Notes:
Transfer RNA from an Anaerolineaceae bacterium, 74 nucleotides, folded computationally. It was read from a public genome assembly. Taxonomically the source falls in Anaerolineaceae (Bacteria, Bacillati, Chloroflexota, Anaerolineales). Its mean pLDDT, the model's own confidence on a scale to 100, is 81. It matches the Rfam family "tRNA". Rfam classes the family as a transfer RNA.
RNA sequence: GGUGAUAUAGCUCAGCUGGUUAGAGCGCUUCACUCAUAAUGAAGAGGUCCCUGGUUCAAGUCCAGGUAUCACCA
Numbered sequence: 001g002g003u004g005a006u007a008u009a010g011c012u013c014a015g016c017u018g019g020u021u022a023g024a025g026c027g028c029u030u031c032a033c034u035c036a037u038a039a040u041g042a043a044g045a046g047g048u049c050c051c052u053g054g055u056u057c058a059a060g061u062c063c064a065g066g067u068a069u070c071a072c073c074a
Base pairs, nucleotide, nucleotide: 001073002072003071004070005069006068007067010026011025012024013023019057028044029043030042031041032040050066051065052064053063054062
């Protein structure tokens, strides 16, 4: 330099064919339970869906460019 893949919560990841309010597990906070801790149960907080632009009535999802990471080729 070329090709491909990936980017969504603190971490690991879903999100089907665009459709109104974006989710799970773990972790975190509070409460219950316990002598206490763990476990368990209940509640809660936490998101510019990588960035910019475009298409559309409507974009996490489609398109273009950029950035970062990974793999392969040179």